[in-house]
Context: one part of a larger RNA
Molecule: small-subunit ribosomal RNA, 5' domain
Organism: metagenome
RNA sequence: GAACGAACGCUGGCGGCGGGCUUAACACAUGCAAGUCGAGCGAGGACUUCGGUCCUAGCGGCGGACGGGUGAGUAACGCGUGGGAACGUGCCCUCUUCUUCGGGAUAGCCUCGGGAAACUGGGAGUAAUGCCGAAUAAGCCCCUCGGGGGAAAGAUUUAUCGGGAGAGGAUCGGCCCGCGUUGGAUUAGGUAGUUGGUGGGGUAAUGGCCUACCAAGCCGACGAUCCAUAGCUGGUUUGAGAGGAUGAUCAGCCACACUGGGACUGAGACACGGCCCAGACUCCUACGGGAGGCAGCAGUGGGGAAUCUUGGACAAUGGGGGAAACCCUGAUCCAGCCAUGCCGCGUGAGCGAUGAAGGCCUUAGGGUUGUAAAGCUCUUUCAGCGAAGAAGAUAAUGACGGUACUCGCAGAAGAAGCCCCGGCUAACCCCGUGCCAGCAGCCGCGGUAAUACGGAGGGGGCUAGCGUUGUUC
Numbered sequence: 001g002a003a004c005g006a007a008c009g010c011u012g013g014c015g016g017c018g019g020g021c022u023u024a025a026c027a028c029a030u031g032c033a034a035g036u037c038g039a040g041c042g043a044g045g046a047c048u049u050c051g052g053u054c055c056u057a058g059c060g061g062c063g064g065a066c067g068g069g070u071g072a073g074u075a076a077c078g079c080g081u082g083g084g085a086a087c088g089u090g091c092c093c094u095c096u097u098c099u100u101c102g103g104g105a106u107a108g109c110c111u112c113g114g115g116a117a118a119c120u121g122g123g124a125g126u127a128a129u130g131c132c133g134a135a136u137a138a139g140c141c142c143c144u145c146g147g148g149g150g151a152a153a154g155a156u157u158u159a160u161c162g163g164g165a166g167a168g169g170a171u172c173g174g175c176c177c178g179c180g181u182u183g184g185a186u187u188a189g190g191u192a193g194u195u196g197g198u199g200g201g202g203u204a205a206u207g208g209c210c211u212a213c214c215a216a217g218c219c220g221a222c223g224a225u226c227c228a229u230a231g232c233u234g235g236u237u238u239g240a241g242a243g244g245a246u247g248a249u250c251a252g253c254c255a256c257a258c259u260g261g262g263a264c265u266g267a268g269a270c271a272c273g274g275c276c277c278a279g280a281c282u283c284c285u286a287c288g289g290g291a292g293g294c295a296g297c298a299g300u301g302g303g304g305a306a307u308c309u310u311g312g313a314c315a316a317u318g319g320g321g322g323a324a325a326c327c328c329u330g331a332u333c334c335a336g337c338c339a340u341g342c343c344g345c346g347u348g349a350g351c352g353a354u355g356a357a358g359g360c361c362u363u364a365g366g367g368u369u370g371u372a373a374a375g376c377u378c379u380u381u382c383a384g385c386g387a388a389g390a391a392g393a394u395a396a397u398g399a400c401g402g403u404a405c406u407c408g409c410a411g412a413a414g415a416a417g418c419c420c421c422g423g424c425u426a427a428c429c430c431c432g433u434g435c436c437a438g439c440a441g442c443c444g445c446g447g448u449a450a451u452a453c454g455g456a457g458g459g460g461g462c463u464a465g466c467g468u469u470g471u472u473c
Base pairs, nucleotide, nucleotide: 001473002472003471004470006469007468008467009466010465013345014344015343016342017341018340019338020337021303026301027300028299030298031297032296035062036061037060040059041058043056044055045054046053047052069256070255071254078181079180080179081178082177083176084175087173088172092169093168094167095166096165097164098163099162100134101133102132103131110123111122112121113120114119140149141148142147154161155160182228183227184226189219190218191217194216195215196214197213198212199211200210201209231253232252233251234250235246236245237244238243258279259278260277261276262275281292282291283290284289309335311334312333313332317331318329319328320327321326348378349377350376351375358369359368360367361366382414384409385408386407387406392400417462418461419460420459421458422443423442424441428457430455431454432453438445439444
């Protein structure tokens, strides 16, 4: 000098665009953050002009694996980059082909109970795009090549929307490998599913991934193992560069969801707002038993030098469901708070010398503040008031918002501070103090003439900021 997710002190007019718990992955009151489909199904209810319309607890379907948060763990194929073969892929696109016949249940409802509650048991009976069987099999799978196996679902307003099988595509994902990826040797040996093989199991798939047997290997001073630290990257910052430091916001990947473990469902999870078990904690209880998980958005307590509203809207963009209308969406778009940063603008302009008064200094003549003020002539950005008023939306639909922008009105009117002035380093005098009080980044100032302390006048620098502290180069 530059930079900052900064903080602190003094000060503070406006706007645009960004940013805002770096600490306790500490604990959380309250509300909201994932639903939707009646054009899959029966049932119940409300209204009715008797035509019908509407609502939804349950079954069923799709979605809750996305979006959003956090960085605890992880030194690893986790990430980056470049390759690879033994894989999967709902919704979407293309092509081929099929969509036949039956059956038995079950929730809701009704009824009888248990329980404080959470919830739950028995009985009767019912529907489906729920479940099961049979048929068929171009293509598909298995095969000893003889053969064997395996499917579907309908709805309707008659326009369509669906269902099954197979092939291909697209997208997304799983897996493997080369190279790169912090410090410590005051960590030197580490390893028994360990290293390899064979058979088997398991998986969508390769593989000690798992298992039985066999062999005795495998890694390591080119640093294994252990310990410590740490999410990685695009980037950011500094620097002429090389390099150093860093990984907030935004974007990609990974990991996690009270702590630990586990699987279920599913195309996809070992699943933040799903389930089960254990633990800690909190809450309810009729003491028998139950409920919960903000590292979602707000918000609270706590910690801290320190970091915001319990806001508006689905109008746009995007997502989920639906044939659609539409519903949901703390994603998102906006608004609120904060000089937290960057950028822009303003706090007036011109003229104005008896160089007024006052202040300060003085050699008492004067000098300086200083064209500064007053005064005269103007202007009106921004703020204020009034009028009109968008684009963003495409026929409709605008939270923002009566916002931006435009026009008019009034009046210099409402708007300047902070740090410094011994040298480094731009800027000097007077008074007070008297090694005191104090200053200080370094050198150093202060013990009676202090340009270094405190005040004043003057000056220098930056400016809605200015200094200080911290950190990096």